Predicted 3D model of a 73-nucleotide RNA (transfer RNA) from a Candidatus Azambacteria bacterium. The sequence is in RNAcentral, with records from ENA. The coordinates come from a structure-prediction model, not an experiment, and the mean pLDDT is 82. The source organism's lineage runs through Bacteria, Bacteria candidate phyla and Candidatus Azamiibacteriota.

RNA sequence: CGGCCGAUAGCUCAGCGGUUAGAGCACGCGACUUAUAAUCGCGGAGUCGAUGGUUCGAAUCCAUCUCGGCCGA
Numbered sequence: 001c002g003g004c005c006g007a008u009a010g011c012u013c014a015g016c017g018g019u020u021a022g023a024g025c026a027c028g029c030g031a032c033u034u035a036u037a038a039u040c041g042c043g044g045a046g047u048c049g050a051u052g053g054u055u056c057g058a059a060u061c062c063a064u065c066u067c068g069g070c071c072g073a
């Protein structure tokens, strides 16, 4: 310098352009128990890496950039 992949909740990740962006784990509260664990219920937590663009509508498509990984030179 060139190419490819990735960036979404504290962590691991889902998420065909169209419900209010979700799951598991973790965390908080409650139920259960003599108590704890397990189990069950409820809840908090997100500017979807950034900036523009396309569109009636963008986490999703396009461009550039940032960060991480891999490959080539």
Stems, first nucleotide, its partner, number of pairs: 001072007010025004018056001027043005049065005
Its Rfam family is "tRNA". Rfam's curators write: Transfer RNA (tRNA) molecules are approximately 80 nucleotides in length. The family's RNA type in Rfam is transfer RNA.